[in-house]
RNA sequence: ACACAUGCAGUCGAGGGGCAUCACUUCGGGUGGCGACCGGCGCACGGGUGAGUAACACGUAUGCAACCUGCCAUAUACAGGGGGAUAGCCUUCCGAAAGGGAGAUUAAUACCCCAUAAAACAGGGGUACCGCAUGGUAAUAUUUGUUAAAGAUUAAUCGGUAUAUGAUGGGCAUGCGUUGGAUUAGGUAGUUGGUGAAGGUAACGGCUCACCAAGCCAACGAUCCAUAGGGGAACUGAGAGGUUAAUCCCCCACACUGGUACUGAGACAGGGACCAGACUCCUACGGGAGGCAGCAGUGAGGAAUAUUGGUCAAUGGUCGGGAGACUGAACCAGCCAAAUCGCGUGAAGGAAGACGGUAUUAUGUAUUGUAAACUUCUUUUGUAAGGGAAUAAAGUGCGGGACGCGUCCUGUUUUGUAUGUACCUUACGAAUAAGCAUCGGCUAACUCCGUGCCAGCAGCCGCGGUAAUACGGAGGAUGCGAGCGUUAUCCGGAUUUAUUGGGUUUAAAGGGUGCGUAGGUUGGCUUUUAAGUCAGCGGUGAAAUCUCUCAGCUUAACUGGGAAACUGCCGUUGAAACUGGGAGCCUUGAGUGUGAACGAGGCAGGCGGAAUUCGUAGUGUAGCGGUGAAAUGCAUAGAUAUUACGAAGAACUCCGAUAGCGCAGGCAGCUUGCCAGGCCACAACUGACACUGAAGCACGAAAGUGUGGGUAUCAAACAGGAUUAGAUACCCUGGUAGUCCACACAGUAAACGAUGAUUACUCGCUGUUUGCGAUACAGUGCAAGCGGCUUAGCGAAAGCGUUAAGUAAUCCACCUGGGGAGUACGCCGGCAACGGUGAAACUCAAAGGAAUUGACGGGGGCCCGCACAAGCGGAGGAACAUGUGGUUUAAUUCGAUGAUACGCGAGGAACCUUACCCGGGCUCGAACGGCGAUAGAAUAUGAUGGAAACAUUAUAGCCAGCAAUGGCUGUCGUCGAGGUGCUGCAUGGUUGUCGUCAGCUCGUGCCGUGAGGUGUCGGCUUAAGUGCCAUAACGAGCGCAACCCUUACCGUCAGUUACCAUCAAGUAAAGUUGGGGACUCUGGCGGGACUGCCACCGUAAGGUGUGAGGAAGGUGGGGAUGACGUCAAAUCAGCACGGCCCUUACGUCCGGGGCGACACACGUGUUACAAUGGGGGGGACAAAGGGCAGCUACCAAGCGAUUGGAUGCGAAUCUCCAAACCCUCUCCCAGUUCGGAUCGGAGUCUGCAACUCGACUCCGUGAAGCUGGAUUCGCUAGUAAUCGCGCAUCAGCCAUGGCGCGGUGAAUACGUUCCCGGGCCUUGUACACACCGCCCGUCAAGCCAUGGAAGCCGGGGGUACCUGAAGUACGUAACCGCAAGGAGCGUCCUAGGGUA
Repeated sequence: ACACAUGCAGUCGAGGGGCAUCACUUCGGGUGGCGACCGGCGCACGGGUGAGUAACACGUAUGCAACCUGCCAUAUACAGGGGGAUAGCCUUCCGAAAGGGAGAUUAAUACCCCAUAAAACAGGGGUACCGCAUGGUAAUAUUUGUUAAAGAUUAAUCGGUAUAUGAUGGGCAUGCGUUGGAUUAGGUAGUUGGUGAAGGUAACGGCUCACCAAGCCAACGAUCCAUAGGGGAACUGAGAGGUUAAUCCCCCACACUGGUACUGAGACAGGGACCAGACUCCUACGGGAGGCAGCAGUGAGGAAUAUUGGUCAAUGGUCGGGAGACUGAACCAGCCAAAUCGCGUGAAGGAAGACGGUAUUAUGUAUUGUAAACUUCUUUUGUAAGGGAAUAAAGUGCGGGACGCGUCCUGUUUUGUAUGUACCUUACGAAUAAGCAUCGGCUAACUCCGUGCCAGCAGCCGCGGUAAUACGGAGGAUGCGAGCGUUAUCCGGAUUUAUUGGGUUUAAAGGGUGCGUAGGUUGGCUUUUAAGUCAGCGGUGAAAUCUCUCAGCUUAACUGGGAAACUGCCGUUGAAACUGGGAGCCUUGAGUGUGAACGAGGCAGGCGGAAUUCGUAGUGUAGCGGUGAAAUGCAUAGAUAUUACGAAGAACUCCGAUAGCGCAGGCAGCUUGCCAGGCCACAACUGACACUGAAGCACGAAAGUGUGGGUAUCAAACAGGAUUAGAUACCCUGGUAGUCCACACAGUAAACGAUGAUUACUCGCUGUUUGCGAUACAGUGCAAGCGGCUUAGCGAAAGCGUUAAGUAAUCCACCUGGGGAGUACGCCGGCAACGGUGAAACUCAAAGGAAUUGACGGGGGCCCGCACAAGCGGAGGAACAUGUGGUUUAAUUCGAUGAUACGCGAGGAACCUUACCCGGGCUCGAACGGCGAUAGAAUAUGAUGGAAACAUUAUAGCCAGCAAUGGCUGUCGUCGAGGUGCUGCAUGGUUGUCGUCAGCUCGUGCCGUGAGGUGUCGGCUUAAGUGCCAUAACGAGCGCAACCCUUACCGUCAGUUACCAUCAAGUAAAGUUGGGGACUCUGGCGGGACUGCCACCGUAAGGUGUGAGGAAGGUGGGGAUGACGUCAAAUCAGCACGGCCCUUACGUCCGGGGCGACACACGUGUUACAAUGGGGGGGACAAAGGGCAGCUACCAAGCGAUUGGAUGCGAAUCUCCAAACCCUCUCCCAGUUCGGAUCGGAGUCUGCAACUCGACUCCGUGAAGCUGGAUUCGCUAGUAAUCGCGCAUCAGCCAUGGCGCGGUGAAUACGUUCCCGGGCCUUGUACACACCGCCCGUCAAGCCAUGGAAGCCGGGGGUACCUGAAGUACGUAACCGCAAGGAGCGUCCUAGGGUA
């Protein structure tokens, strides 16, 4: 491993011929020297990269008796003679170039031939010794054949040839180790082995060839696919491990891609050759050139990575005899905070705690902060000046000396890139030097402002919707510091793949069951062996790294020395307990045998009765059947029902059972035959024969499939009828496969004990089956089963607990977050249906288990309530009143909205109120307070303008005090204003509701790992968590009840304005008066009621009774009283208040309008629809309240509202003040003598003012309405219903509303099934915002991921055939050469190309 412009390696003249170039020259290649050429050596080292490679590539340990090795070292021997060429140079030709051809001539340490041959090599024969097989070694006297050499020179030397040995470097072989995938299970024809003294190689070998054989590898994972250079080591980790393969070192592979050989000691060669391919460049178009994964450098790509530097001074390499040359190896320098280490940016003092900033409870304080300023000191670094290294040792040259005569010693000379660098000295002067991140928790560090689910943050949890310590900024703080933070990746935490060190009842996980192969594991005793194991010793485990120690740079990083370590592998000598192997024995594991019982165990045959349906016949008549209710259906052609006879098929009532049997699935009438099993007893036989069990084989419910039978019932599909919004369902009527049998297949289930098999051990109680023992019929022992409860222990808990889920052992199977998915693809099986095996992309931050507390349930149990039921009266229909919605409007101010808003805030909108709208004004302001200044009493009465507010103005006019001055008012200035503007989801307070329901909690103890439970549950009882009993609970608190008010009875005390029995007076009458304190009444204090008494029931609490007594009887009636809490319930507009907002207005004053609108809808009411009534007349009886700007007797006027007088009363004194009812007359069932709306007219009253917009009166008018659909409300006794009276607010009143008062005065309650609400216990839960919950599927649009798609394009691999370059090898008649040999041609193989 993308493409590359440009620059950057040879050396030797002591091998040779020579002299192009340079210098000297005696002009002679003569000398120095030397380009190109021949020749020698090098170029196979060093440097780079990691594409390929899963391999003897690497690591480690062995082996080569199967090998090579240039230069180097040691040793021995040798170098005789001869020959022909060729480059260069010269001549010439072709070409653009690169380059090439021809001719002539010439040398060598180039080449060739002959000689010599101890040694070597090859062959034959004998001897001796040795070894792990082939075999090796030695001495030989053995024999045959083959092969060598070179010279140069300054005469010192340097070379040459052969052989042997060594060293170094390599080659080959082997054991062990080395990624993932089995959805890759079979692979392999030179494949495996042999023969051929075959060929080839340095060497063994199918390396190659011919022949023969059919082997070889593979579940201990062959082959195939994917990925990957390996190691020393590095990071991490307690370790075991996991991850990585940068720098440095070792090995391998590669050099544009593929192939090939040549040369050489060594290459199939990075800067060599040839061929093919792609690409780039040059070209005169004919043809050529090239390979940075060397050092720099360029482009491209990318998140990203440096200078086209210096020097060979040192270290090393090549060449050379040497001097020396070359060396992008190397050493240096440059760039980069990329990493590591060291140093600095100052130190000491210094409080007016300065200024400024920030915060705040705001003029005070806190913080920044000894921080700064300021004073004193130091000088690392910096700047300047001066000095100034080590790294150099050697070698060479020259001189001298020693001896072993080519070595050593010595003197001298010479050599520094970095570098005038490190370092040292002096001077100067705090001088030259601080940032980054964070501050919600994890996690060290907090406030303010801005923003307002926006902008944004975020590692996880999560922040942000108007008070954000979480966003952004600021101040402050914290951390680290020449760095800091982010991102990516690895290990850790993660015992979360668990060897160390996990699990499988319910969380993921036991195979449906058995048999059984391989494998794993395996009883007791003796003996042997030594594979595992343990120990000693030896070899190796390169260096570096890591650790310890010592040392060198001022320290450190860094470097050096030493030690240790490298837990590994190999060898060797021992040990023998354990595991393994061999041998022998044993009986307890296991099996066999004998005997006795047992069972729905299996298979095959026979038999039985009941029921069902059908058929026939009889009786018989109108329905049957079915359902919640119906209909379809059947039936007068006679059903159903009933009787008799007959047929068919299927299933076996009772017994029958937490009983039995079976490996599981499963097995049930009776009986016969066959087969099997476990158990018990005995202890005769075998002698470990055992356990488990991947693959494999067999069995395996129901449904399903095939073929053939059978078919009574039942019954998918289907049909019809119902139900329903629909109803492809549930229900009904029918009905086919099927259900049954035989033979095949299929092979799955919640095939469950959701619990694999085997063995051993570990408290008990109890029931049952079978066998044995003992016995008395009770009780009882042993074994094997089937059940229940429980101890220890285990478990997250629920629970399990000798039938373990306990304690241990062996083996198998399976699990590793949820979804996607038991899906897809592939493979295997199947007739099919389908089964087995079994992913990924993508997506979520959970999914899940067990238990707890609540809430909920068209779950269960118990109980209560006008909750239903039983009743009475209403609402819903009409008209009107009133509130709301909606609409409208300049405004119709605002709030309240299921129950718990809607005659509600409002207990009283004509103005005011008023908050809204329009218009006109004011701005210290409408009100209040403080201070200062100034003017004036205050005040009263006017005038003008104006809609008014307001503005202008006139007249009269001060008080207290001796005075200062004060009071009051206006104006000016100033400080506090003001806001019914927003937020009730920032709040206080208050209120509604559940609910006057009986609940809600706490302390201590106990139980539970815990949430939590217990208490508070259970039984009985109560209106009540009210009590009693029981009880691991014992007590207590807030609620309940009681205490409070009122009402009902009595007593006592007190009597004025109340009362009047007795006494007296008196009147037309009257407690009118004297008087009385009896009564009524008033209002203080007491009493009374407690299931106290009786009967019955009950343990008790308590209940029942037309009980007694009592005014009242079982909380007597009514009221006040509202637990913990729920609804982010209501209210910022009652008030208060945080924050925000407005400030000539969102404040404030005034006039007018609006809140009163009106197609409509709803709520709450009033009046009615009439005769239990309406109208007229007459007559009677309350309570509780109110009254001086008031209530008003009485008199008068008016039809009347009312008015004019008049008096009483601040009220037990006066007054407002009754109606229904009773008596009587009339009406006679009608839209009326019912009903009164609406409208017209005339008035009264309040008030500044009744148009919008008041009430009342009189006269007239006389609408709807004849008892109200679905639905719905209130009420259980002095209650409902009905009748009037009063009060608050208030000038008046829209009041039919609200709050009170009394009069008259009912009906009904069997009962708790149902509706609603509530309480307690229990149960299920996937809910906890709590069923108005949760949640499933489809769909629009957008986005993400993936698939399909007519087709189109590309990459990788394999096979077959065709073609086939270079090149080795082989073959070869013509050509060349004296010859050796060569050219040419051919054959084989192959890269590449082509086709399929």

Record summary:
Small-subunit ribosomal RNA from an uncultured Bacteroidota bacterium, 1396 nucleotides, folded computationally. The sequence is in RNAcentral, with records from Greengenes.